[in-house]
A computed fold for a 476-nucleotide part of an RNA from Elaeis oleifera, annotated as small-subunit ribosomal RNA, 3' major domain. Rfam family: Bacterial small subunit ribosomal RNA. Rfam links the family to the GO terms ribosome and structural constituent of ribosome.

Context: one part of a larger RNA
RNA sequence: UGAUGAGGGCCCACACAAGCGAUGGAGCAUGUGGUUUAAUUCGAUACAAAGUGAAGAACCUUACCAGGGCUUGACAUGCCGUGAAUCCUCAUGAAAGAGAGGGGUGCCUUCGAGAACACGGACACAGGUAGUGCAUGACUAUCGUCAGCUCAUGCUGUAAGGUGUUGGGUUAAGUCCCGCAACGAGUGCAACCUUCGUAUUUAGUUGCCACCAUUGAGUUUGGAACCCUGAACAGACUGUCGAUGAUAAGCCGGAGGAAGGUGAGGAUGACGUCAAAUCAUCAUGCCCCUUAUGCCCUGGGCGACAAACAUGGUACAAUGGCCGGGACAAAAGGUUGCGAUCCCGCGAGGGUGAGCUAACUACAAAAAUCCAUCCUUAAUUCGGAUUGCAGGCUGCAACUCGCCUGCAUGAAGCCGGAAUCACUAGUAAUCGUCGGUCAGGAAUACGAUGGUGAAUUCGUUCCCAGACCUUGUACA
Repeated sequence: UGAUGAGGGCCCACACAAGCGAUGGAGCAUGUGGUUUAAUUCGAUACAAAGUGAAGAACCUUACCAGGGCUUGACAUGCCGUGAAUCCUCAUGAAAGAGAGGGGUGCCUUCGAGAACACGGACACAGGUAGUGCAUGACUAUCGUCAGCUCAUGCUGUAAGGUGUUGGGUUAAGUCCCGCAACGAGUGCAACCUUCGUAUUUAGUUGCCACCAUUGAGUUUGGAACCCUGAACAGACUGUCGAUGAUAAGCCGGAGGAAGGUGAGGAUGACGUCAAAUCAUCAUGCCCCUUAUGCCCUGGGCGACAAACAUGGUACAAUGGCCGGGACAAAAGGUUGCGAUCCCGCGAGGGUGAGCUAACUACAAAAAUCCAUCCUUAAUUCGGAUUGCAGGCUGCAACUCGCCUGCAUGAAGCCGGAAUCACUAGUAAUCGUCGGUCAGGAAUACGAUGGUGAAUUCGUUCCCAGACCUUGUACA
C1' cells in the first nucleotide's frame, strides 16, 4: 500500500421493513443435468449456465450415427489435353453416382489463339464445426450507471509510499461550497444525442371537418380553424418569493407554469476484477488428419425417458363460466406479399380475385369492458390433460417428428411445506394486438405496442450487496 475482521463511524440500494403479485404443490410447454442409445452433434454450469448460442432441428439446416460412394476433391489459383455450353431420350440405383445414344455449334479473332463453361490428367495444394479461449485478436457478461481511477509539478518520507483524493457541510454523483502543502490537469459523473409531455410558426395530401352547401357514408364542392403528420423554434435555469444555513454550497415550503428541482424513459458502461465466456460468428499462432478428423448422398438422430432441477403458460372458479347484443386503441409489417367482396363448408379451410409498391388498400375481430340470459358451490355448464374417429393446410415428403378444425373422451387440480423471487406510478397486476425468424410450425418463447389500473414506503434495528473514513491482523 492492499486484502481481510461475528471491529467502529457515516452513507446508499425493492437490501430489509410496509404493501402487492408470484414461484415452490397439479397437468402441460421449453431448457438442463442424468440415464439410455448406433447416434441421442457441440458450447454455456453460483450470483453472471439451464425459453441461453438457436430471430424458429420433418428433408435441408446438421456439425452426430448407420449404410452407399469420391480422392487435386463440394470450393480457390496455377499447368497440359479434349470438347463450346445449355438441352433431349434410354437404362441402373434408395439417392449420390456410374453407363449408352441423339441433337447442337454461339461470342471474339492478328485465324495461331482467347473469354466463359464442361470433362480428363500430373503436381503444387485445397479442405477440417479436429485440439488448445491456459498461446491470441475481436466482441461480450459481471461487479455497476457503482463514483470512482489516475497524472504533471511541488512538498514530505532513508525507502515502499504519502499528500493532492483527507477534514466541516452538501449532492443521485470525487456534485458543489468552505478550509487545508498543496496548485493544476485527465478520465469517469453531469451536459451535449434520442423518444414522450406544452405552445408558436410553417406545410396541408392519401390525413382533418368548426362554418357554408351536400351524401347511405368527410361521400363531393369548399375550408386551413381543430385533430393529426413532418420540419423549425420556444420552454425549466433553484429563474422568482419566504424560511433555514456560515453572508456559501445547498435544503424545505409557496407562486406562476403543460412540466419543478436529474420532468419521465432510452442510448451512453471509467481504471480494473474473474487465466470469466466464445478457436462452433469471424480472424489467427502452434499442434494434428490428408483414399480421411476432408467431400457427396439416402435413412436415422438432435424429438429417447424411471426419477431430479430451472424458466414459463393454463388452472383450481361466481370479482367466475357459457350464450346473445353494443363500444373504445396503439404500434408494426405487406407485391414470390396482404388479400376485401360473393359462393361452398358446423369448422379448420376451399373457390373467386376488387384494391393496395400503402396516412389512399387489405391484414383487422381489439380483448378485458358495458347491457341482457342461464348456471348456484357441485370436481360442477370449473378445469382442460389424455385418447379415439373424421377432416383441413403447408410442403417432393407430415411414420419416426408439424400445425389447425369438428365430434366424442373429460385426467390431475378445491390456492400449494420449508424456502424463494419481481415490483415505488401510468409502476405492479390484468387484457388483448402486432412483428422478426419463417414453405409450414412445436411461439405458452423473444421483441415491441397500446387498454384498464392499484396498495404501501413509519423508517434503517436486522439480512444481502456496495461506497468512504478509521482501527486490529502471526495474510500478500